[in-house]
RNA sequence: GCGGAUGGCUGGAUGACCGCGGCGGCUCAUAGCUCUGCACCUGCGGAUAGCUGGGCCGUCGAGGAAAGUCCGGACUCCAUGAAGCAACGGUGCCGGGUAACGCCCGGCGGGGGCAACCCCAGGGAAAGCGCCACAGAGAACAGACCGCCCUGCCUUGUGCAGGGUCAGGGUGAAACGGUGGGGUAAGAGCCCACCGCGGACCUGGCAACAGGGACGGCACGGCAAGCCCCACCGGGAGCAACGCCGAAUAGGGACUGCGCGCCGCGUGCGGCAGGGGAGCUUCGCCCCGAGCAGUCCGGGUUGGCGGCUAGAUCCUGCGGGCAACCGCAGGGCCAGAGGAAUGGUCAUCCAGGGGGCAACCCCGGACAAAAUCCGGCUUACAGGCCAUCCGUGCAA
Numbered sequence: 001g002c003g004g005a006u007g008g009c010u011g012g013a014u015g016a017c018c019g020c021g022g023c024g025g026c027u028c029a030u031a032g033c034u035c036u037g038c039a040c041c042u043g044c045g046g047a048u049a050g051c052u053g054g055g056c057c058g059u060c061g062a063g064g065a066a067a068g069u070c071c072g073g074a075c076u077c078c079a080u081g082a083a084g085c086a087a088c089g090g091u092g093c094c095g096g097g098u099a100a101c102g103c104c105c106g107g108c109g110g111g112g113g114c115a116a117c118c119c120c121a122g123g124g125a126a127a128g129c130g131c132c133a134c135a136g137a138g139a140a141c142a143g144a145c146c147g148c149c150c151u152g153c154c155u156u157g158u159g160c161a162g163g164g165u166c167a168g169g170g171u172g173a174a175a176c177g178g179u180g181g182g183g184u185a186a187g188a189g190c191c192c193a194c195c196g197c198g199g200a201c202c203u204g205g206c207a208a209c210a211g212g213g214a215c216g217g218c219a220c221g222g223c224a225a226g227c228c229c230c231a232c233c234g235g236g237a238g239c240a241a242c243g244c245c246g247a248a249u250a251g252g253g254a255c256u257g258c259g260c261g262c263c264g265c266g267u268g269c270g271g272c273a274g275g276g277g278a279g280c281u282u283c284g285c286c287c288c289g290a291g292c293a294g295u296c297c298g299g300g301u302u303g304g305c306g307g308c309u310a311g312a313u314c315c316u317g318c319g320g321g322c323a324a325c326c327g328c329a330g331g332g333c334c335a336g337a338g339g340a341a342u343g344g345u346c347a348u349c350c351a352g353g354g355g356g357c358a359a360c361c362c363c364g365g366a367c368a369a370a371a372u373c374c375g376g377c378u379u380a381c382a383g384g385c386c387a388u389c390c391g392u393g394c395a396a
Stems, first nucleotide, its partner, number of pairs: 001392010012349007020061010033050001034047005063367001067378002070376005075238004080284006088234005093107005108122001109120004123229002128227002130223003145169002147165007154157001177195006196218001197216002201212004242306004252297007261272005274288004313332008350365001352363004
């Protein structure tokens, strides 16, 4: 210099003018509601700014994804409390991190790459069921189509019949271990060596797992992103949650009196039943038992207030840890709305693109925009910057 890998940051700057939203302060106006005086019948005054209207000042005002709403929580309400079971849904190598997670970190195993590095729904197929298209002779208690070998027969040949054989050919995603040797009529784990595989054992490791020497002659094909088994986790709905204030009507509720299933009597108490409430069971718990009368409570539409933003918070430093992350100390306050503010113009510059020999001129700013709040993931994104690493060329 060229080509790559990984991680992180940034996402135009400054000024002027005009505007928008929240909060705070100052100020002016006004009196319908408010407070108050005098009159006493619809009047006349005064005070004040909590609700009203205006002006000025100060301060703060989108994102790394605010997005998709895919996971995990906080918070709130609902449901019959607890335990067990069932059903349903989810997760799935090991260890760690975290409030939690399907997220993150570090490992292991498998695969790709010369390498840096990247990718993997990665538990169980010796519990059971099911499936394995097409092709092929045969697809899971395998299988003779060609070939090879043996025997018999005759019409002696591209012959027929019976048998042996899975070493070779052929089919397929997959053919019931692979290579070599021995062996054999030809063959075959039939025998042997190595490799693979298997269940034990030993060693190392918290573990996933790795390594080792012997043993076994192969018994055990694949699919669980088919049912299933195992382990662990999970109640539902969502800020239009939910709480408070709030005119009237209807519905609703509480209390009291009379009354109300059965039995007993000491006649107002005791006992026993019945019905209902969860997916099931057990133990609890709660509710109901005609109806009539009276008294009281109460409601939630328009609207207002709260919830609402100070928090698993941000920055800096130090310490622990390979890391994710954790702890301590100091400092900071960072939108909070209402169908929705966060903008526009100009000037100078900064990236970028185009034109020109040049001075210079022209174009022009990615993706996208809060709505209860956090932690993640995923997706979109012009351009710029930084760090570490790998391969290779050249020079010294």
This is a predicted structure of a 396-nucleotide RNA (Bacterial RNase P class A) from Rhodobacter xanthinilyticus. Of the family's consensus pairs, 97% are formed in the model. It is recorded under the gene name rnpB. It matches the Rfam family "Bacterial RNase P class A". From the family's description: Ribonuclease P (RNase P) is a ubiquitous endoribonuclease, found in archaea, bacteria and eukarya as well as chloroplasts and mitochondria. Its mean pLDDT, the model's own confidence on a scale to 100, is 76.